The RNA shown here (Bacterial RNase P class A) has 295 nucleotides.
RNA sequence: CGAGAAAAGGGGAUCAUCGCUGGGGGGUAACCCCGGGAGGAAAGUCCGGACACCACAAAGCAUCGUAGCGGGUAACGCCCGCCCAUCGUGAGGUGAGGACAAGUGCAACAGAAAGUAUGUACAGGUAAUGCUGUAGUGAAACCAGGUAAACUCUACGAGGUGCAAGCUCACAUAGGUGAACGUCUGAGGCCCGCUUGGCCGAGUUCACGGGUAGAGUGCUGGAGCCGCCAGGUAACUGUCGGCCUAGAGGAAUGAUGAUCGAAAACAGAAUCCGGCUUAUCCCUUUUCUCGGUUA
Repeated sequence: CGAGAAAAGGGGAUCAUCGCUGGGGGGUAACCCCGGGAGGAAAGUCCGGACACCACAAAGCAUCGUAGCGGGUAACGCCCGCCCAUCGUGAGGUGAGGACAAGUGCAACAGAAAGUAUGUACAGGUAAUGCUGUAGUGAAACCAGGUAAACUCUACGAGGUGCAAGCUCACAUAGGUGAACGUCUGAGGCCCGCUUGGCCGAGUUCACGGGUAGAGUGCUGGAGCCGCCAGGUAACUGUCGGCCUAGAGGAAUGAUGAUCGAAAACAGAAUCCGGCUUAUCCCUUUUCUCGGUUA
C1' cells in the first nucleotide's frame, strides 16, 4: 500500500422567529412565566419474564417446545466459555451437535443380489444345502451399513388469558334485598288553578345494592442510567457515589431561516422490562489476518 476479519461508538449543535403538548406557578378571565417532551430499532409481536384476573387434590396421557458439556440470568429458544463437526491460506464464520445394537419407513447409479437373497462366475467340500473361499459392483454385501431439517424413542420444560389485564368512584335502566304504608276500612295515580265530584286501581315510596355514560387508578423510580473500585477468562455480579430521563388518551414531541465539511437513511412511544429478528444512510475508532513493496 492492497485485500479482508472481528468489535465498539455517534447521529446533529448553536442562535432567531412561529407553533403543539403532560407538569408546576400566577391571573376573575383572556392569557402569561418556568422548566420536561421518541428510537437504535419506539417496528415484527417471534421467544422469555414482571404484573393482573380466572382455574387448580395428586398422577398420567395427548399436544407443543428445547436438546454437546459447563456457566450467566428473574427467566429464555438469549448471552459467555470450552469441546466436536464443517467452511476459509488466515484473522475468523457457521452448526437443525441426544438416540437408527426397540419398531416402522426411505434411498440414484453400478451390481446376480441392498437389508427376512427366486443367489452370479471360478475353486473346494458334503448324505444334502450358499456349506466355505476367492472374484466382480458399490460408500456399504449374509451384516450392530446410511438416514431422526422421516415417523418414532429418550430426557427436561410448559395451566389459560392479556393493561380494552384489573381495581376504585359513580348521572341512568332492569332484576334483587330491607323497611314503611296499602290491597274495597283502598296506598297511589289521572281529570284539575282550588273545592266538590268522577274514573283507574294493587301496589306505592324510601334506603341499600347494582352498575351504564363518565371520571380516577393501574402509568412509569425501574431486574433503571452513569462513574470508580472489587470478583470472574468471559457473559455477568457486588459495595460506594451521583442522576431522574415522555406518560398521552382521537392521542403532543413540529416548521422556517442563518452558521458549523454535509444534515441527508430507516423510521416514531401507548403497562413495563430482558432478548432475538427485520429495515437502514453517512461518519469515526480499535484490535487482528493474508499478500506485496521499501528500509
Rfam family: Bacterial RNase P class A. The family's RNA type in Rfam is ribozyme. Rfam's curators write: Ribonuclease P (RNase P) is a ubiquitous endoribonuclease, found in archaea, bacteria and eukarya as well as chloroplasts and mitochondria. The sequence was found by an Rfam model in a public genome assembly. The coordinates come from a structure-prediction model, not an experiment, and the mean pLDDT is 80.